Model confidence (mean pLDDT): 83 of 100. The RNA shown here (transfer RNA) has 72 nucleotides and comes from Caerostris extrusa. The RNAcentral record of the sequence draws on ENA. The source organism's lineage runs through Eukaryota, Panarthropoda, Araneae, Araneoidea and Caerostris. It matches the Rfam family "tRNA".

[in-house]
RNA sequence: UGGGGUAUAGCUCAGUGGUAGAGCAUUCGACUGCAGAUCGAGAGGUCCUCGGUUCAAACCCGAGUACCCCUG
Numbered sequence: 001u002g003g004g005g006u007a008u009a010g011c012u013c014a015g016u017g018g019u020a021g022a023g024c025a026u027u028c029g030a031c032u033g034c035a036g037a038u039c040g041a042g043a044g045g046u047c048c049u050c051g052g053u054u055c056a057a058a059c060c061c062g063a064g065u066a067c068c069c070c071u072g
Stems, first nucleotide, its partner, number of pairs: 002070006010024004018055001026042005048064005
């Protein structure tokens, strides 16, 4: 300098146009002498930002920001 990739829950990630999910972590309950493990239930997200397309956008398009990789 040019090109590519990633950005979604506290963490790691799924979700390729129609109400946003899983595992771990966390909270409560069951179990236990206490705890762990196990089982059940719950809480937790302006889907990086702004704009556009569409009846409808996490998803498609444009710009920007951050990080990673390749290249001169």